[in-house]
Predicted 3D model of an 87-nucleotide RNA (SAM riboswitch aptamer (S box leader)) from an uncultured Actinomycetes bacterium. Of the family's consensus pairs, 96% are formed in the model. The sequence was found by an Rfam model in a public genome assembly. Its mean pLDDT, the model's own confidence on a scale to 100, is 88.
């Protein structure tokens, strides 16, 4: 990178460094030098896997991920993201 399945109107921010873009894509709208995006530290949310009880349910949060502006920001699409197992 490929196909499959599940989920995507809930929830969760401070600091340091850096310095002009960012919100995947098109259109819109928005965020941003009152410092965005990113990286790091600390903190937090959630509960996909793993774990316990049990089997479309509940629990717990030590482990593997994920996530912490706006409903996946809105609309669109043969779209995207995350997780799990697979070839």
């Nucleotide at each position: 990178g490929c196909a499959u399945c599940a989920u995507c109107c809930a929830g969760a921010g401070c600091g340091a460094c850096u310095g002009a873009g960012g919100g995947a894509c098109g259109g819109g709208c928005c965020c941003u030098u009152u410092g965005a995006c990113g990286u790091c530290g600390c903190g937090g949310c959630a509960a996909c896997c793993a774990c316990c009880c049990a089997u479309g349910g509940g629990g717990a949060u030590c482990g593997g991920u994920g996530c912490c502006a706006a409903c996946g920001c809105c609309c669109g699409a043969a779209c995207g993201a995350u997780g799990a197992g697979g070839a």